RNA sequence: GGCCCCGUAGCUCAGCGGUCAGAGCAGUCGGCUCAUAACCGAUUGGUCGUAGGUUCGAACCCUACCGGGGCCA
Numbered sequence: 001g002g003c004c005c006c007g008u009a010g011c012u013c014a015g016c017g018g019u020c021a022g023a024g025c026a027g028u029c030g031g032c033u034c035a036u037a038a039c040c041g042a043u044u045g046g047u048c049g050u051a052g053g054u055u056c057g058a059a060c061c062c063u064a065c066c067g068g069g070g071c072c073a
Stems, first nucleotide, its partner, number of pairs: 001072007010025004018056001027043005049065005
């Protein structure tokens, strides 16, 4: 340098172009317990990598960048 894959909550990941973007873990509050862990309930947390484009409508499709990984040279 070329090609391919990935980027969504603090972490790991879901999310057939059609209201509201979700789960588990973690965090916070409460319950339970002599206490801790475990368990149970509630709750907080998102510029969906960035910028454009297509569309009535984009996390999802297209383009270019940015970051990470892999293969080739």
The RNA shown here (transfer RNA) has 73 nucleotides and comes from an uncultured SAR202 cluster bacterium. It was read from a public genome assembly. The coordinates come from a structure-prediction model, not an experiment, and the mean pLDDT is 80. Its Rfam family is "tRNA". By type it is a transfer RNA.